The part of an RNA shown here (small-subunit ribosomal RNA, central domain) has 350 nucleotides and comes from an uncultured bacterium.
Context: one part of a larger RNA
RNA sequence: CUGGGUGUAAAGGGCGUGUAGGCGGGUGUAUAAGUCAGAUGUGAAAUCCUGGGGCUCAACCCCAGAGCUGCAUCUGAAACUGUACAUCUUGAGUGCUGGAGAGGAAAGCGGAAUUCCUAGUGUAGCGGUGAAAUGCGUAGAUAUUAGGAGGAACACCAGUGGCGAAGGCGGCUUUCUGGACAGUAACUGACGCUGAGGCGCGAAAGCGUGGGGAGCAAACAGGAUUAGAUACCCUGGUAGUCCACGCCGUAAACGAUGGAUACUAGGUGUAGGAGGUAUCGACCCCUUCUGUGCCGGAGUUAACACAAUAAGUAUCCCACCUGGGGAGUACGGCCGCAAGGUUGAAACUC
Repeated sequence: CUGGGUGUAAAGGGCGUGUAGGCGGGUGUAUAAGUCAGAUGUGAAAUCCUGGGGCUCAACCCCAGAGCUGCAUCUGAAACUGUACAUCUUGAGUGCUGGAGAGGAAAGCGGAAUUCCUAGUGUAGCGGUGAAAUGCGUAGAUAUUAGGAGGAACACCAGUGGCGAAGGCGGCUUUCUGGACAGUAACUGACGCUGAGGCGCGAAAGCGUGGGGAGCAAACAGGAUUAGAUACCCUGGUAGUCCACGCCGUAAACGAUGGAUACUAGGUGUAGGAGGUAUCGACCCCUUCUGUGCCGGAGUUAACACAAUAAGUAUCCCACCUGGGGAGUACGGCCGCAAGGUUGAAACUC
RNA backbone atom coordinates (compact mmCIF):
# COMPACT_ATOMS: atom_id res chain seq x y z
C1' C A 1 0.00 0.00 0.00
C1' U A 2 -3.88 -3.42 0.24
C1' G A 3 -7.09 -5.27 3.71
C1' G A 4 -9.66 -4.71 8.18
C1' G A 5 -11.51 -1.28 11.50
C1' U A 6 -12.96 3.47 14.89
C1' G A 7 -19.62 3.17 21.87
C1' U A 8 -16.11 0.44 26.05
C1' A A 9 -9.93 -3.11 23.07
C1' A A 10 -5.62 1.65 18.93
C1' A A 11 -8.97 4.93 16.30
C1' G A 12 -14.89 10.29 15.03
C1' G A 13 -11.88 16.21 13.97
C1' G A 14 -14.79 20.43 20.12
C1' C A 15 -18.59 22.65 16.65
C1' G A 16 -20.19 25.19 12.34
C1' U A 17 -19.72 27.66 7.48
C1' G A 18 -17.84 26.84 3.00
C1' U A 19 -13.43 26.64 -1.54
C1' A A 20 -11.17 22.85 -4.55
C1' G A 21 -12.37 17.87 -5.13
C1' G A 22 -15.50 13.35 -4.76
C1' C A 23 -20.57 11.73 -5.24
C1' G A 24 -25.57 12.91 -6.98
C1' G A 25 -33.48 12.62 -8.74
C1' G A 26 -37.41 11.35 -13.15
C1' U A 27 -38.25 11.51 -18.78
C1' G A 28 -36.66 12.33 -23.90
C1' U A 29 -33.15 13.52 -27.97
C1' A A 30 -28.17 13.95 -29.66
C1' U A 31 -22.99 12.77 -29.04
C1' A A 32 -19.35 8.91 -28.42
C1' A A 33 -14.80 11.07 -23.93
C1' G A 34 -15.12 6.72 -20.40
C1' U A 35 -17.17 1.57 -21.47
C1' C A 36 -17.85 -2.82 -24.76
C1' A A 37 -16.97 -5.73 -29.53
C1' G A 38 -14.19 -6.74 -34.06
C1' A A 39 -9.91 -5.79 -37.31
C1' U A 40 -4.85 -4.02 -38.41
C1' G A 41 -0.01 -2.54 -36.70
C1' U A 42 3.21 -2.79 -32.77
C1' G A 43 4.40 -5.08 -28.07
C1' A A 44 13.19 -6.86 -29.88
C1' A A 45 15.94 -10.92 -27.86
C1' A A 46 16.67 -13.20 -23.28
C1' U A 47 13.30 -14.25 -18.96
C1' C A 48 8.24 -16.66 -17.38
C1' C A 49 4.58 -20.85 -18.94
C1' U A 50 3.48 -25.49 -22.06
C1' G A 51 5.40 -29.43 -25.26
C1' G A 52 9.82 -31.70 -27.26
C1' G A 53 15.17 -32.35 -27.39
C1' G A 54 20.94 -32.19 -25.79
C1' C A 55 25.02 -32.69 -21.84
C1' U A 56 24.83 -40.29 -17.87
C1' C A 57 20.54 -36.89 -14.29
C1' A A 58 19.83 -32.01 -12.55
C1' A A 59 21.19 -27.08 -12.63
C1' C A 60 22.36 -25.36 -17.49
C1' C A 61 21.58 -25.19 -22.82
C1' C A 62 18.67 -25.76 -27.65
C1' C A 63 13.90 -25.92 -30.68
C1' A A 64 8.67 -24.96 -31.25
C1' G A 65 4.22 -22.90 -29.40
C1' A A 66 1.53 -19.94 -26.18
C1' G A 67 1.93 -15.52 -23.75
C1' C A 68 3.79 -10.51 -23.25
C1' U A 69 -2.72 -8.76 -19.48
C1' G A 70 -0.01 -2.72 -23.00
C1' C A 71 -0.22 1.23 -26.72
C1' A A 72 -1.87 3.38 -31.43
C1' U A 73 -5.19 3.52 -35.65
C1' C A 74 -9.77 2.08 -38.13
C1' U A 75 -14.84 0.18 -38.04
C1' G A 76 -19.07 -0.64 -35.07
C1' A A 77 -22.65 -0.83 -30.38
C1' A A 78 -25.27 2.92 -27.26
C1' A A 79 -27.45 -0.02 -21.82
C1' C A 80 -24.56 2.57 -17.97
C1' U A 81 -21.14 7.03 -16.62
C1' G A 82 -19.76 11.74 -18.94
C1' U A 83 -21.13 15.99 -22.22
C1' A A 84 -24.98 19.16 -24.76
C1' C A 85 -30.08 20.48 -25.30
C1' A A 86 -35.24 20.12 -23.88
C1' U A 87 -38.60 18.95 -20.11
C1' C A 88 -40.76 17.26 -15.07
C1' U A 89 -41.58 17.74 -9.58
C1' U A 90 -41.06 13.93 -5.51
C1' G A 91 -34.96 16.14 -3.46
C1' A A 92 -33.64 21.36 -2.23
C1' G A 93 -35.22 26.35 -1.75
C1' U A 94 -38.86 30.63 -1.77
C1' G A 95 -43.79 32.61 -0.60
C1' C A 96 -48.24 32.66 2.54
C1' U A 97 -50.83 31.20 7.39
C1' G A 98 -49.97 29.74 12.46
C1' G A 99 -48.43 28.50 17.27
C1' A A 100 -43.93 26.96 20.79
C1' G A 101 -39.14 28.05 23.01
C1' A A 102 -33.64 29.50 29.65
C1' G A 103 -31.61 30.58 21.07
C1' G A 104 -28.41 35.41 20.68
C1' A A 105 -27.26 41.00 21.70
C1' A A 106 -28.30 45.63 24.34
C1' A A 107 -30.89 48.69 27.87
C1' G A 108 -33.96 49.17 32.10
C1' C A 109 -36.41 47.26 36.48
C1' G A 110 -37.55 43.76 40.91
C1' G A 111 -37.68 40.89 45.45
C1' A A 112 -35.31 37.26 48.92
C1' A A 113 -30.52 36.43 51.12
C1' U A 114 -25.16 37.36 52.65
C1' U A 115 -21.74 41.32 54.12
C1' C A 116 -20.74 46.27 55.71
C1' C A 117 -22.25 51.26 57.81
C1' U A 118 -25.57 54.40 61.08
C1' A A 119 -29.17 54.53 65.03
C1' G A 120 -32.40 52.02 68.88
C1' U A 121 -33.29 47.80 72.50
C1' G A 122 -30.14 44.69 75.32
C1' U A 123 -25.83 42.02 78.21
C1' A A 124 -21.80 38.50 78.43
C1' G A 125 -20.76 35.89 75.72
C1' C A 126 -20.49 34.69 70.29
C1' G A 127 -18.40 31.58 66.77
C1' G A 128 -16.50 26.94 65.51
C1' U A 129 -15.63 21.35 66.08
C1' G A 130 -15.38 14.58 66.59
C1' A A 131 -13.44 17.47 70.69
C1' A A 132 -10.98 22.02 70.71
C1' A A 133 -8.18 26.23 69.75
C1' U A 134 -6.82 30.34 66.72
C1' G A 135 -10.70 34.41 65.81
C1' C A 136 -14.70 38.21 67.39
C1' G A 137 -16.69 40.71 72.07
C1' U A 138 -17.52 45.28 78.19
C1' A A 139 -13.94 50.63 73.28
C1' G A 140 -20.75 46.73 74.10
C1' A A 141 -20.16 41.72 70.13
C1' U A 142 -23.79 37.56 69.07
C1' A A 143 -29.33 38.35 69.09
C1' U A 144 -33.24 41.80 67.63
C1' U A 145 -35.68 46.46 65.27
C1' A A 146 -35.37 50.60 61.75
C1' G A 147 -32.75 53.12 57.90
C1' G A 148 -28.80 53.13 54.30
C1' A A 149 -24.63 51.28 50.90
C1' G A 150 -22.75 47.79 47.51
C1' G A 151 -21.80 43.49 44.64
C1' A A 152 -23.13 38.87 42.87
C1' A A 153 -26.75 35.14 41.93
C1' C A 154 -31.93 34.57 40.42
C1' A A 155 -35.71 30.05 45.52
C1' C A 156 -40.73 28.21 44.17
C1' C A 157 -42.50 27.44 38.82
C1' A A 158 -38.73 23.07 37.16
C1' G A 159 -40.13 18.45 34.19
C1' U A 160 -34.53 11.92 31.40
C1' G A 161 -39.41 19.59 29.92
C1' G A 162 -37.67 23.52 26.12
C1' C A 163 -33.93 26.13 22.80
C1' G A 164 -29.07 26.12 20.34
C1' A A 165 -24.17 23.57 15.43
C1' A A 166 -21.24 22.80 19.55
C1' G A 167 -19.44 25.44 23.82
C1' G A 168 -23.82 26.56 26.29
C1' C A 169 -28.67 29.14 27.81
C1' G A 170 -33.08 29.97 33.67
C1' G A 171 -36.11 36.61 37.90
C1' C A 172 -39.24 40.41 34.97
C1' U A 173 -39.98 44.11 30.89
C1' U A 174 -38.72 46.56 26.27
C1' U A 175 -35.95 47.00 21.59
C1' C A 176 -33.07 44.52 17.77
C1' U A 177 -32.14 39.57 15.85
C1' G A 178 -30.97 33.92 14.25
C1' G A 179 -32.99 29.08 13.70
C1' A A 180 -36.43 25.08 13.93
C1' C A 181 -41.64 23.09 13.57
C1' A A 182 -46.81 22.46 11.64
C1' G A 183 -50.22 23.62 7.69
C1' U A 184 -50.83 25.25 2.57
C1' A A 185 -49.09 23.98 -2.43
C1' A A 186 -48.76 29.86 -5.15
C1' C A 187 -43.40 30.16 -7.19
C1' U A 188 -38.10 28.35 -8.79
C1' G A 189 -36.94 23.72 -11.27
C1' A A 190 -31.87 19.32 -9.10
C1' C A 191 -30.42 24.94 -7.54
C1' G A 192 -28.44 18.74 -3.86
C1' C A 193 -24.94 15.74 -0.16
C1' U A 194 -20.11 15.81 1.79
C1' G A 195 -16.10 18.78 2.40
C1' A A 196 -8.81 18.47 2.14
C1' G A 197 -7.13 23.56 2.90
C1' G A 198 -9.46 28.45 4.46
C1' C A 199 -12.67 31.37 7.68
C1' G A 200 -15.71 31.81 12.07
C1' C A 201 -17.53 30.18 16.96
C1' G A 202 -15.60 27.74 21.12
C1' A A 203 -16.59 25.78 29.11
C1' A A 204 -13.25 26.60 32.92
C1' A A 205 -8.56 28.26 34.08
C1' G A 206 -4.87 31.74 32.42
C1' C A 207 -2.85 36.61 30.12
C1' G A 208 -3.05 42.38 28.81
C1' U A 209 -5.41 47.45 29.82
C1' G A 210 -9.08 49.96 32.67
C1' G A 211 -13.07 49.46 36.18
C1' G A 212 -15.53 46.70 40.21
C1' G A 213 -15.16 43.72 44.57
C1' A A 214 -20.80 41.53 48.63
C1' G A 215 -20.14 36.32 49.10
C1' C A 216 -16.83 32.45 47.88
C1' A A 217 -11.80 31.42 47.55
C1' A A 218 -5.98 28.85 44.70
C1' A A 219 -1.53 31.13 47.09
C1' C A 220 -0.46 32.63 52.03
C1' A A 221 -0.92 33.11 57.71
C1' G A 222 -2.63 31.10 62.14
C1' G A 223 -5.32 27.06 65.12
C1' A A 224 -6.07 21.84 65.39
C1' U A 225 -5.06 16.54 63.97
C1' U A 226 -0.68 13.52 63.51
C1' A A 227 5.17 9.92 64.50
C1' G A 228 5.29 13.89 60.78
C1' A A 229 0.71 16.73 58.16
C1' U A 230 3.95 21.43 53.16
C1' A A 231 -3.24 17.76 53.56
C1' C A 232 -8.23 16.39 55.02
C1' C A 233 -11.19 19.96 59.76
C1' C A 234 -11.40 25.26 61.80
C1' U A 235 -10.42 30.94 61.89
C1' G A 236 -8.75 34.52 58.53
C1' G A 237 -7.33 35.79 53.55
C1' U A 238 -4.89 37.83 48.18
C1' A A 239 -5.16 36.83 43.03
C1' G A 240 -9.42 35.16 40.75
C1' U A 241 -14.59 34.77 40.35
C1' C A 242 -18.04 40.14 38.05
C1' C A 243 -17.97 44.29 33.82
C1' A A 244 -15.78 46.51 29.07
C1' C A 245 -12.33 45.71 25.19
C1' G A 246 -8.38 42.49 23.34
C1' C A 247 -5.73 37.64 23.58
C1' C A 248 -5.50 32.31 24.64
C1' G A 249 -7.94 27.83 21.63
C1' U A 250 -7.69 23.76 25.27
C1' A A 251 -11.38 19.78 28.37
C1' A A 252 -13.92 12.86 30.40
C1' A A 253 -15.21 19.85 24.43
C1' C A 254 -18.83 12.55 26.05
C1' G A 255 -23.91 9.74 23.49
C1' A A 256 -16.30 8.34 24.96
C1' U A 257 -21.06 6.84 18.96
C1' G A 258 -18.72 12.31 12.10
C1' G A 259 -22.42 14.12 8.37
C1' A A 260 -26.35 12.99 4.64
C1' U A 261 -30.17 9.82 2.36
C1' A A 262 -33.32 5.42 1.97
C1' C A 263 -35.31 0.96 4.00
C1' U A 264 -36.42 -2.58 8.26
C1' A A 265 -41.99 -5.73 14.10
C1' G A 266 -44.15 -3.57 18.05
C1' G A 267 -45.44 -1.27 23.07
C1' U A 268 -45.49 2.94 26.40
C1' G A 269 -44.45 8.17 28.42
C1' U A 270 -43.56 13.30 27.33
C1' A A 271 -43.03 18.47 24.38
C1' G A 272 -44.77 21.48 19.99
C1' G A 273 -48.26 21.48 15.87
C1' A A 274 -52.18 19.60 12.15
C1' G A 275 -56.56 16.63 10.79
C1' G A 276 -60.78 13.58 12.20
C1' U A 277 -64.51 11.74 15.72
C1' A A 278 -67.37 13.29 19.80
C1' U A 279 -69.53 17.31 22.44
C1' C A 280 -73.35 23.07 24.17
C1' G A 281 -68.05 23.66 25.12
C1' A A 282 -63.40 21.99 27.27
C1' C A 283 -61.58 17.18 28.00
C1' C A 284 -61.45 12.03 26.12
C1' C A 285 -60.51 8.87 21.73
C1' C A 286 -58.28 7.95 16.63
C1' U A 287 -54.76 9.36 12.61
C1' U A 288 -50.40 12.11 11.23
C1' C A 289 -45.60 15.29 11.32
C1' U A 290 -41.37 17.02 14.28
C1' G A 291 -38.47 16.51 18.86
C1' U A 292 -37.16 13.99 23.45
C1' G A 293 -37.15 9.32 26.95
C1' C A 294 -38.03 4.13 28.45
C1' C A 295 -38.98 -1.16 27.13
C1' G A 296 -38.47 -4.71 23.35
C1' G A 297 -38.38 -8.42 18.34
C1' A A 298 -35.55 -9.50 13.96
C1' G A 299 -30.67 -8.31 12.87
C1' U A 300 -25.85 -6.90 14.76
C1' U A 301 -22.01 -7.53 18.69
C1' A A 302 -16.04 -10.53 21.71
C1' A A 303 -19.35 -9.58 25.40
C1' C A 304 -21.76 -5.61 27.66
C1' A A 305 -25.26 -3.98 24.96
C1' C A 306 -27.52 -1.25 20.37
C1' A A 307 -32.25 -1.89 18.45
C1' A A 308 -36.67 3.70 13.36
C1' U A 309 -32.67 9.08 17.94
C1' A A 310 -29.19 1.67 15.35
C1' A A 311 -23.99 -0.09 17.22
C1' G A 312 -29.47 -3.34 11.82
C1' U A 313 -29.55 -3.34 5.99
C1' A A 314 -27.20 -0.26 2.01
C1' U A 315 -24.98 4.08 -0.81
C1' C A 316 -21.91 8.77 -0.85
C1' C A 317 -18.20 12.13 1.32
C1' C A 318 -14.79 13.60 5.24
C1' A A 319 -11.67 12.56 9.71
C1' C A 320 -8.88 8.97 12.22
C1' C A 321 -6.30 3.86 13.79
C1' U A 322 -2.28 -0.05 12.63
C1' G A 323 1.70 -3.64 19.56
C1' G A 324 3.42 -1.39 24.78
C1' G A 325 7.07 2.10 26.58
C1' G A 326 10.24 6.06 24.84
C1' A A 327 6.17 10.41 23.80
C1' G A 328 2.03 13.80 22.61
C1' U A 329 8.43 14.05 24.20
C1' A A 330 12.83 16.05 20.92
C1' C A 331 13.99 18.89 16.59
C1' G A 332 12.13 22.12 12.83
C1' G A 333 7.86 24.99 11.00
C1' C A 334 3.44 27.91 12.14
C1' C A 335 0.58 30.57 16.04
C1' G A 336 0.87 33.23 21.05
C1' C A 337 2.57 39.06 25.24
C1' A A 338 3.44 34.81 28.13
C1' A A 339 1.64 30.32 29.87
C1' G A 340 1.72 27.35 26.07
C1' G A 341 -0.93 25.40 21.59
C1' U A 342 -0.63 22.86 16.82
C1' U A 343 2.00 19.70 13.47
C1' G A 344 4.99 15.56 15.25
C1' A A 345 9.62 11.66 14.97
C1' A A 346 13.91 8.49 16.07
C1' A A 347 17.62 5.83 18.79
C1' C A 348 16.86 2.41 22.51
C1' U A 349 13.84 -1.22 25.04
C1' C A 350 9.96 -5.17 26.10

Description:
Rfam family: Bacterial small subunit ribosomal RNA. The RNAcentral record of the full RNA draws on Greengenes. Its mean pLDDT, the model's own confidence on a scale to 100, is 87.